[in-house]
Context: one part of a larger RNA
RNA sequence: CUGGGCGUAAAGCGUGCGUAGGCGGUUAUAAAAGUUAGAAGUGAAAGCCCAGGGCUUAACCUUGGAAUUGCUUUUAAUACUGUAUAACUCGAAUUCGGGAGAGGAUAGCGGAAUUGUCAGUGUAGCAGUGAAAUGCGUAGAUAUUGACAGGAACACCAGUGGCGUAAGCGGCUAUCUGGACCGACAUUGACGCUGAGGCACGAAAGCGUGGGGAUCAAACAGGAUUAGAUACCCUGGUAGUCCACGCCGUAAACGAUGUGUGCUUGUCGCUGGGAGGUUUACCUUUCGGUGACGGAGCUAACGCAUUAAGCACACCGCCUGGGAAGUACGGUCGCAAGAUUAAAACUC
Numbered sequence: 001c002u003g004g005g006c007g008u009a010a011a012g013c014g015u016g017c018g019u020a021g022g023c024g025g026u027u028a029u030a031a032a033a034g035u036u037a038g039a040a041g042u043g044a045a046a047g048c049c050c051a052g053g054g055c056u057u058a059a060c061c062u063u064g065g066a067a068u069u070g071c072u073u074u075u076a077a078u079a080c081u082g083u084a085u086a087a088c089u090c091g092a093a094u095u096c097g098g099g100a101g102a103g104g105a106u107a108g109c110g111g112a113a114u115u116g117u118c119a120g121u122g123u124a125g126c127a128g129u130g131a132a133a134u135g136c137g138u139a140g141a142u143a144u145u146g147a148c149a150g151g152a153a154c155a156c157c158a159g160u161g162g163c164g165u166a167a168g169c170g171g172c173u174a175u176c177u178g179g180a181c182c183g184a185c186a187u188u189g190a191c192g193c194u195g196a197g198g199c200a201c202g203a204a205a206g207c208g209u210g211g212g213g214a215u216c217a218a219a220c221a222g223g224a225u226u227a228g229a230u231a232c233c234c235u236g237g238u239a240g241u242c243c244a245c246g247c248c249g250u251a252a253a254c255g256a257u258g259u260g261u262g263c264u265u266g267u268c269g270c271u272g273g274g275a276g277g278u279u280u281a282c283c284u285u286u287c288g289g290u291g292a293c294g295g296a297g298c299u300a301a302c303g304c305a306u307u308a309a310g311c312a313c314a315c316c317g318c319c320u321g322g323g324a325a326g327u328a329c330g331g332u333c334g335c336a337a338g339a340u341u342a343a344a345a346c347u348c
Stems, first nucleotide, its partner, number of pairs: 003320004007302002012316001014201004021194003025088006033081002035077008049065006091191001092188003095184004103177007110154001115149007125136002162169002206247006216240001220236004258315006266293013297304002321348003330341004
């Protein structure tokens, strides 16, 4: 390479947008590039293969044939693919009318709680643990009442609920704003799918500059435990945790399951719309999403099962025994930390 694969054995890029490329709905006509059929030319000789011949045989030599699956030219065919033209509406998009939602950004506001400060009451303990001690407290703590300050997070509602491409999103209000869904005539007329490179977004931690600092808390200090205890437990506590701007670009970034389209028995929920019926609270039905259980089928099994891991197609990514190793070297990116791309010797 071929072949076979990628939920858990090695293997789906963290997610999207999109360039090149690949692939692409229905009908008609034209031409004939691919395609198919015929013919001609060419496809050196030797070798290989087949049938003969010559050395006593064989190796060897020799004659003829076959083969050379290719290329070029030409004649014809027109189903399929491509091309051109004309048309269509089922794919896709637009318009109008609706309702749902922690989707995003900015600003303002609110109450509970923690902590601190001031003042009142009040007195000897508080805190903490398996038990203690460090710690706080007669310079008046803890408790309790009132006032104030400041930061961060939003109990109940809350839900195998909702929204978002993913990361993620939860107090309330306003402004700006994205997407999806349902219904309806109408409009455009294949405008589509995927997507190497590329670009954008991307938890937490970390980094830079400037703010902020209530809580919690790496590091650190002390007290315990222990044979030891650089831990688990306790008392403190700095970066950080928060905001603005700029980097980083990684996670068990998980459904460990790429995206899109079509097809294939069912039952029971939740959720957003629509239609019909009626006894007005239900029933029937339809489109979208989200779950549970199960059938065929699939699977090594576990299990998956119309939200497929079933049956197919299109395109991309990835895998190829374990270790060495996601390492070294080199390149690219980064302020750094490091990220990304990515071997071999050797060994089993």

Model confidence (mean pLDDT): 89 of 100. A computed fold for a 348-nucleotide part of an RNA from a metagenome, annotated as small-subunit ribosomal RNA, central domain. Its Rfam family is "Bacterial small subunit ribosomal RNA". The RNAcentral record of the full RNA draws on SILVA.